Predicted 3D model of a 604-nucleotide part of an RNA (large-subunit ribosomal RNA, domain V) from Jakoba libera.
The prediction has a mean pLDDT of 81.
It matches the Rfam family "Bacterial large subunit ribosomal RNA".
Context: one part of a larger RNA
């Protein structure tokens, strides 16, 4: 120092399994529900299949009867129109009894007396006889006839998974007899098909067809991005300033504010004005009210509104007259992926103001928004499916979106998963590492104070310097085709900012004990109780019971309480499915060492 053998697991970010934890995907799946959209299921109503009596009810037409009341007037006059006569032994005035019906005067009918006349025309009235006739209104009364609603009955559609017969074909078991397969007969039993009695209901059930409800029953889906992971919050379009680095432009969940209108005058011309403040002066009246004078060279005011940027020649304020807050266009430019946006000289028409040059296609400028589809109104010398027309369609103006997730995915959409799946990602989070060192822990300056006096024996406020990489944390750099996470155990091993033993300074050190600092890392640095606990509190010792790196050392060393699947339960949350740095109970820790390394033998 090679090599061989038995051995040990420290480290090959060992093996194992395209990380289950996070996260992404316009991915999957399966739960839930008062997401969204349908389906079946149920149910409502017409209608058909579907038919036949009677009842009541009620509507309508037909037919007969009846009713009909302002005053004035004999009188309870429906309207109008003919007519001058009309009832009458086939019972006429009249009085009686009963029924109706009244506006309480009467009026209708009916009955049984009774026996010859009753009514009209004439006066009052818009209108004259229920004298007579005819038609037509108002309210009621019976009959018929048709429809409707309920209700009752029937039978012959229809209906029976009620009982009986019959037909078909099949299925399973058991027995007898024969038999190689098989075929014949008895009994039983299931389960379904026919025909046709009977009973049972019945024009209802049912079934179609429209119809309107209802429905996590089921089913198809959806459920946003950005984000110093993700979620929760915020925010997602537009204007203004600052970051912005003297042009323009320029990011970040950087810093501060605004908008989603406003006005017919607050627009347009034409003339005129000149403001806040100061300072003196004036009843109530004051620090501000209104009123006079003066003073106000630069703008401190005013601007319809945020901010910037202008404005006094005014864009500020005030009057006059008006609508240019017009049509038809538009060179040229800014901006700019595109789509969008901005500016604008002129030219034609028809005006408003101005004496008149000229201004005037809205407001000092910059926010005050919505593509395309699609529908709607309104206009057109456009089109018109044989023709004429419509319909519709086409151009032109205009109207309908917190489409605000604001270049709008659809008219129409929210959750759970710890039962999860799959593709992926160190492009992105949890462990540890690495880089930072704000926080953490330590050291040093300064030295107000305490310290009887005295800043430093000890302690030290405030400010300031630094160092470590034990602490919380930033950053997202290796690793998600896997780098096993807390405590226990077992073995360690370094560092010293030293706890104990050792050696000194200083002391507010008498002496013992101390207290602070410096040097020192040889050695050492306990056992219990209660927690899963590190830690922490308590017990007893002890020289001491230091502080800290090693992937918070150490699961191819062990365990498996804890935390971190699946079962379950309680509390709270939640319509639910589920959730919970809340809780309790259960609850698979795989690996035969190839190399390196390291112990022990043996050979050379």
């Nucleotide at each position: 120092c090679a090599c061989u053998c038995a051995g040990c697991a420290a480290g090959a970010c060992g093996u194992g399994a395209a990380g289950a934890c996070c996260c992404u995907a316009u991915a999957c799946a399966c739960c839930u529900u008062u997401a969204c959209u349908a389906g079946a299921u149920u149910u409502u109503u017409a209608c058909a299949u579907u038919g036949u009596a009677a009842u009541u009810a009620u509507a309508a037409a037909u037919u007969u009867c009846u009713u009909c009341u302002g005053c004035a007037g004999c009188a309870u006059a429906g309207g109008u129109g003919c007519c001058a006569g009309u009832c009458u032994a086939g019972g006429a005035u009249u009085g009686c009894u009963u029924a109706g019906c009244g506006c309480c005067a009467g009026c209708u009918a009916a009955g049984a007396g009774g026996g010859a006349g009753a009514c009209c025309a004439c006066a009052u009235u818009g209108a004259g006889a229920u004298a007579g006739c005819a038609c037509c209104g108002u309210g009621g009364a019976a009959a018929u006839u048709u429809g409707u609603c309920a209700u009752u009955a029937c039978u012959a559609a229809c209906u029976u998974g009620a009982u009986c017969u019959u037909u078909u074909c099949u299925u399973c078991u058991a027995c007898u007899c024969u038999a190689u397969u098989g075929a014949a007969g008895u009994u039983g039993u299931u389960a379904a098909u026919u025909u046709g009695a009977u009973a049972a209901g019945g024009a209802c059930a049912a079934u179609g067809u429209a119809u309107g409800a209802u429905u996590g029953c089921u089913a198809g889906u959806u459920u946003a991005a950005c984000u110093g992971g993700g979620g929760c919050g915020g925010u997602u379009u537009c204007c203004u300033c600052c970051u912005a680095a003297a042009u323009u432009g320029u990011a970040a969940c950087g810093g501060a504010g605004g908008a989603g209108u406003g006005c017919g005058a607050a627009g347009g011309u034409u003339g005129g004005c000149u403001c806040a403040g100061g300072u003196u002066g004036g009843a109530c009246g004051g620090a501000a009210a209104c009123c006079a004078a003066c003073u106000g060279a630069u703008u401190g005011a005013g601007u319809a509104u945020a901010a910037u940027a202008g404005c006094a020649u005014a864009a500020g304020c005030c009057a006059g007259c008006c609508u240019g807050a017009c049509u038809g266009c538009a060179a040229c430019a800014c901006c700019u992926a595109c789509a969008a946006g901005u500016g604008a000289a002129g030219c034609a028409g028809a005006g408003g103001c101005g004496c008149a040059a000229g201004c005037c296609g809205g407001c000092u400028a910059u926010a005050g928004u919505g593509a395309u589809c699609c529908u709607g109104u309104a206009g057109u010398a456009u089109c018109g499916c044989g023709u004429g027309g419509a319909a519709u369609a086409a151009c032109u103006a205009c109207a309908g979106c917190u489409c605000a997730a604001c270049g709008g995915a659809u008219a129409a959409a929210a959750g759970g998963u710890a039962c999860g799946u799959u593709a992926g990602g160190g492009a992105u989070a949890a462990c540890a590492g690495g880089c930072u060192a704000a926080u953490g822990a330590c050291u040093c300056c300064u030295g107000a104070g305490a310290g009887c006096u005295c800043u430093u024996a000890u302690c030290g406020a405030u400010g300031g310097a630094g160092u470590u990489g034990u602490u919380u944390g930033g950053c997202a750099c290796c690793u998600c085709g896997a780098u096993g996470u807390c405590g226990a155990c077992u073995c360690a091993u370094c560092a010293u900012a030293u706890c104990c033993u050792g050696a000194g300074g200083c002391u507010g050190a008498a002496g013992a004990a101390g207290g602070u600092c410096u040097c020192a890392a040889g050695g050492g640095u306990u056992c219990g109780g209660c927690u899963g606990u590190u830690c922490g509190c308590c017990g007893a010792u002890u020289a001491a019971a230091a502080u800290g790196g090693u992937a918070c050392g150490u699961g191819a060393g062990u365990u498996g309480g804890g935390u971190u699947u699946a079962g379950a339960a309680c509390g709270u949350c939640g319509u639910g499915a589920g959730a919970c740095a809340g809780u309790u109970u259960g609850g698979u820790c795989c690996c035969u060492a190839u190399c390196u390394g390291c112990u022990g033998a043996g050979u050379g």
Lineage of the source: Eukaryota > Discoba > Jakobea > Jakobidae > Jakoba. It is recorded under the gene name rnl.